Predicted 3D model of a 1450-nucleotide RNA (small-subunit ribosomal RNA) from an uncultured prokaryote.
[in-house]
RNA sequence: GAGUUUGAUCCUGGCUCAGAACGAACGCUGGCGGCAGGCCUAACACAUGCAAGUCGAACGCUCUCUUCGGAGGGAGUGGCAGACGGGUGAGUAAAGCGGGGGAAUCUGCCCUGUGGUACGGAAUAACAUCGGGAAACUGGUGCUAAUACCGUAUAUCCCCUGAGGGGGAAAGAUUUAUCGCCAUAGGAGGAGCCCGCGUAGGAUUAGGUAGUUGGUGUGGUAACGGCGCACCAAGGCGACGAUCCGUAGCUGGUCUGAGAGGAUGAUCAGCCACACUGGGACUGAGACACGGCCCAGACUCCUACGGGAGGCAGCAGUGGGGAAUAUUGGACAAUGGGGGAAACACUGAUCCAGCAAUGCCGCGUGAGUGAUGACGGCCUUAGGGUUGUAAAGCUCUUGUGCCUGUGACGAUAAUGACGGUAACAGGAGAAUAAGCCCCGGCUAACUUCGUGCCAGCAGCCGCGGUAAUACGGAGGGGGCAAGCGUUGUUCGGAAUUACUGGGCGUAAAGGGCGCGUAGGCGGCUUUUUAAGUUAGGCGUGAAAGCCCCGGGCUCAACCCGGGAACUGCGCUUGAUACUGGUGACCUAGAGUCCGGGAGAGGGUGGUGGAAUACCCAGUGUAGAGGUGAAAUUCGUAGAUAUUGGGUAGAACACCAGUGGCGAAGGCGCUCACCUGGUCCAUUACUGACGCUGAGGCGCGAAAGCGUGGGGAGCAAACAGGAUUAGAUACCCUGGUAGUCCACGCUGUAAACGAUGUGUGCUAGCCGUUGGGGUACUUAGUACUUCAGUGGCGCCGCUAACGCAUUAAGCACUCCGCCUGGGGAGUACGGCCGCAAGGUUAAAACUCAAAGGAAUUGACGGGGGCCCGCACAAGCGGUGGAGCAUGUGGUUUAAUUCGACGCAACGCGCAGAACCUUACCAGCUCUUGACAUGGGAAGUAUGGAUAUUGGAGACAGUAGCCUUCAGUUCGGCUGGCUUCCACACAGGUGCUGCAUGGCUGUCGUCAGCUCGUGUCGUGAGAUGUUGGGUUAAGUCCCGCAACGAGCGCAACCCUCGCCCUUAGUUGCUCGGGUUUGGCCGGGCACUUUGGGGAAACUGCCGGUGACAAGCCGGAGGAAGGCGGGGAUGACGUCAAGUCCUCAUGGCCCUUAUGGGCUGGGCUACACACGUGCUACAAUGGCGGUGACAACGGGCAGCUACGGGGCGACCCGGCGCGAAUCCCGAAACGCCGUCUCAGUUCGGAUUGCACUCUGCAACUCGAGUGCAUGAAGUAGGAAUCGCUAGUAAUCGUGGAUCAGCAUGCCGCGGUGAAUACGUUCCCGGGCCUUGUACACACCGCCCGUCACACCAUGGGAGUUGGUUUUACCCGAAGCCGGUGCGCUAACCUUUUGGGGGCAGCCGACCACGGUAAGGUCAGCGACUGGGGUGAAGUCGUAACAAGGUAGCCGUA
Repeated sequence: GAGUUUGAUCCUGGCUCAGAACGAACGCUGGCGGCAGGCCUAACACAUGCAAGUCGAACGCUCUCUUCGGAGGGAGUGGCAGACGGGUGAGUAAAGCGGGGGAAUCUGCCCUGUGGUACGGAAUAACAUCGGGAAACUGGUGCUAAUACCGUAUAUCCCCUGAGGGGGAAAGAUUUAUCGCCAUAGGAGGAGCCCGCGUAGGAUUAGGUAGUUGGUGUGGUAACGGCGCACCAAGGCGACGAUCCGUAGCUGGUCUGAGAGGAUGAUCAGCCACACUGGGACUGAGACACGGCCCAGACUCCUACGGGAGGCAGCAGUGGGGAAUAUUGGACAAUGGGGGAAACACUGAUCCAGCAAUGCCGCGUGAGUGAUGACGGCCUUAGGGUUGUAAAGCUCUUGUGCCUGUGACGAUAAUGACGGUAACAGGAGAAUAAGCCCCGGCUAACUUCGUGCCAGCAGCCGCGGUAAUACGGAGGGGGCAAGCGUUGUUCGGAAUUACUGGGCGUAAAGGGCGCGUAGGCGGCUUUUUAAGUUAGGCGUGAAAGCCCCGGGCUCAACCCGGGAACUGCGCUUGAUACUGGUGACCUAGAGUCCGGGAGAGGGUGGUGGAAUACCCAGUGUAGAGGUGAAAUUCGUAGAUAUUGGGUAGAACACCAGUGGCGAAGGCGCUCACCUGGUCCAUUACUGACGCUGAGGCGCGAAAGCGUGGGGAGCAAACAGGAUUAGAUACCCUGGUAGUCCACGCUGUAAACGAUGUGUGCUAGCCGUUGGGGUACUUAGUACUUCAGUGGCGCCGCUAACGCAUUAAGCACUCCGCCUGGGGAGUACGGCCGCAAGGUUAAAACUCAAAGGAAUUGACGGGGGCCCGCACAAGCGGUGGAGCAUGUGGUUUAAUUCGACGCAACGCGCAGAACCUUACCAGCUCUUGACAUGGGAAGUAUGGAUAUUGGAGACAGUAGCCUUCAGUUCGGCUGGCUUCCACACAGGUGCUGCAUGGCUGUCGUCAGCUCGUGUCGUGAGAUGUUGGGUUAAGUCCCGCAACGAGCGCAACCCUCGCCCUUAGUUGCUCGGGUUUGGCCGGGCACUUUGGGGAAACUGCCGGUGACAAGCCGGAGGAAGGCGGGGAUGACGUCAAGUCCUCAUGGCCCUUAUGGGCUGGGCUACACACGUGCUACAAUGGCGGUGACAACGGGCAGCUACGGGGCGACCCGGCGCGAAUCCCGAAACGCCGUCUCAGUUCGGAUUGCACUCUGCAACUCGAGUGCAUGAAGUAGGAAUCGCUAGUAAUCGUGGAUCAGCAUGCCGCGGUGAAUACGUUCCCGGGCCUUGUACACACCGCCCGUCACACCAUGGGAGUUGGUUUUACCCGAAGCCGGUGCGCUAACCUUUUGGGGGCAGCCGACCACGGUAAGGUCAGCGACUGGGGUGAAGUCGUAACAAGGUAGCCGUA
């Protein structure tokens, strides 16, 4: 820096990614070289070989060779070295390390000085011999040498001292020049010791310590020291973290980072520690000793069972462990080390080689040219594009590797493991050499196929459910490259522990409040000091590394030289502003005295009235009480109500107030007493006495606990009554703890201003409480000043909301607290509590979010305003019956398909007997019924008729009629039929969730947006909100908005009045009489078509804001939108339609295509929707008499006449229609029926017919006669309609051969009602809440059931570690003893001195017994937690969430 919480936004906050690094590992791949590194795990066990020896110039013995000169070897005595070099990191939080100082020390070899090196002696290994033993090894006796051992002398000198003195050395060898030896003084280097500082985690480790702390004495050490011992004292350490627990070698450095930091401590270098585990000392200059010794233990090996041997954390190597780490190589040539005078010998130190891409660095896998942009691959819109100058081809080159030859430096003389290596020269030849990961975003790179929530991917977000740039393959592309990816780890990004550099009102986070200890911080002036601070100098900060400069390998990596740096520590000389220390002063902070004031501040005691309940008595009678409605309950044994009296407890109306007091919790009748704090005013006094405050102490609502009282009302638990699906609730009737008092505990609350304390500074305005001052016009007003308490508001701050002198502003001080959500304020442990519990306070595991504020919507059993046949008021229906029709269901070979709340269901279908038709059965065709193209043949066409087979399609026969189109008139162009092969046709097959188009719906609802401007960090807001008004976002006014667009309205059609124009088929006047617009005239009327006019709140009055408008009136055919229609904004519903059409993809291709016959779509126990007809008298039937409109008509409408009871039939005028035809019913009048299953109703059925049609069986309509079902007004529920409307009556049309109760139209007759907007439904605007945004058909909680995971408890059990007490007590040093043994010296020869063994004691490792502490593993059972697919039960929360929610408690 990016991704990820949201519909979107800002913020908080976590998770994740991009970078760098590695002693790495794994997967795929692999040409070369240089340099470097290579058991991080089992400090597990080790076979084998090697890793420390050397000296004959210290010594004797012995062997071999001899040129007799000598040379070489062996074991041993002796010397030096085996304390270095090499390995490892177990232990160690300090005996360590780092850096800086210090004093009480030692030091072989080396260097520089001084001085010595005399005289004697006694042994012993080897060897010889005798033994023991399996071996390892070992005993006795005897001989022998020395630079081995001992004595004496001497002392430059050294040490001790009582200052007289006492004590202390030596080694020789030989080649005669050296090497040694002794004493001593110094040096260099090395080693030991001490001190202050720095050096990781845990307080769920708070007290620890008995040689402990100090002193004296003594011992011990190279040396100081409780290092050891005796005695004395009681100290020493610790909140600046002792002790304990767990972890860890430390450092230079390394990795990362801008830095500060963080992580780390492989290789190289310094120090430390360790050497199978534990203990111990010996020798020595040096060790408590890796390849030495002793003991104990475990393990391994040998054994003759008696005993012995061993220690790879040296180099190789083996087993084992593990994801994982190399050769049982060469050489001492170089560098270095031990020994030696040296030659030399030894050296797994070292130098080299080997193995593995482990890392870093370098090189290569060819270069140039080459377009027809080849083939092939992939994609494609089929044109092409891309792979791609890539290849091939042509021309070149030879740095890797191969072959041949020369051949180093490292060694300036000899000596070369590496090594015939590096390097150089020559030769052949493009030859021997490219992979890995990725391509949805982050993040560079895209297509196709396959797959179909499968298989799989995934670092995070997330992909995959039939069009996947995310899976798998391919093509193409991107990145890196002998590597590339993955995994792990570290730092970074992460300002996500914030010193640099964060926060705490609401996101995580202010302790419930105060007092106060330690600590931190602290007013003014001045003196001094110089600790902090600061400047200079000196020392140190090893080398290597990093950085800079230069140099060497062809470059680089790598290496070499120089410089800088090492930010530090110590010493020293200065400075003195600030901080600190010290001394002195001051009064502005703080406090005190004096004078006033306000107050529900606290405690104790008394007193008062109202109310409630109970008790007594009176009056009084049937109810009372309670609720949404009831019931439980009380009451005729007298309630409720009312009156009087009494008793009891608790709480104190009004005043009362964002008023007062208190630190907070909290405090309210009134009086008295005791008492805390605070405010104001005035001087006086003290003189920084201050602020904060870890621990600590105290206070601390309610609930709760203990003891004893008290108990009116209220009231957990409990009981009953209701409510309810249930109701362990809400409501009601009761009711116990408790609430009250005293004393004692508890110590928590949403203990909140969700805002710690203190101090100073930074605009104001308006209230209010307490006090003071000034002025005045004084029961007061105005101004002002302190101290509180509120509202608004600028600067500033804030993510926003908001805060704003009472800060969340600007600063300082101190304290508390936070670091993703869940698990969890839980477990364990500790402390507190009588208990309940409180406090302190994790982890495993799990998620990618959890949150804050604000925005737009949606929603609310939130609010306000408004509208609609939404309700209400009415009229008529549906739901009941029969039938029609559609649907579901069922059935079926098939009952084709679609449509499913409103917005599917008389819908697609404006009309299924065949056809339609898509379905089923059977038959049948395969380039196809239809289109385009090729070839061949034929014909140049089309049609009807008859006939054969067949169910038909189809196949065939016969004759007949006609003889295709264009033409430039040319067999010129097309066409047609059949056959062949292939491209293809065809599909009412799938996907309406891939689509276009069209449509429904909200809704003819009044809304939906934009530009510019402004406001806001932003999403967004404003405009569009507000006040009026309207049918309307209609208009007016106001306004940080001003305008505009799509909608509304208008423009369009139609109806309604009038005028005008035109009159035929229309109309009328007249005539005639055939009585019919038939004829003549005319166009006034009717009417038809066209064109105009008319209505605009224009006029008047009222109202309103002088507006828009509204109300009333006039005039008018019509009045405030005149009625009706067409017209449907942005969008919503993945709404409907792939079966109208079009279309992507998928599927079928002798079939899912085409044709045909028959059947089906018409089935039928049922259920639903929409209708028709009815149930009758406002009626039925019979008779009779009127009045329409819209329309339609030639395969048609049909007058008229005739036949038939009728449907209809026969004949047939007129009319392609203002001319002819189709044509009313309800209604009126007369008659009849008289309330009944009827003269209502017409279903059903029988018989006989008519019509259409190829054909009415399945399956048409109609007619006549006969039959005469249900039904007597329809439960819950539900629909339509506000006027020429409902209701009712007929009529026309489309479709159509025929078939309508459906649909679309038309006219006739023609109502009732609307108080009103509380309620139901839908909608609009504003506002409010929200945990919703798939948007309440939302979200979401808990138990239970199932699976899995981690975890707590748990009788116990297993192990580690540690403590205390006691027992045992190896080796060993020390002490004692030492009557046993004993060479050097002394001696009177017997002893002495000294020594050794042995024995005893103290200490002590291992081991044992007992009791604890602590940690870990397992554990029947058990507790909660987490996660899981669509399980179960309810509905707690989010809206007033339907009982507001939440906190503490029971």

It matches the Rfam family "Bacterial small subunit ribosomal RNA".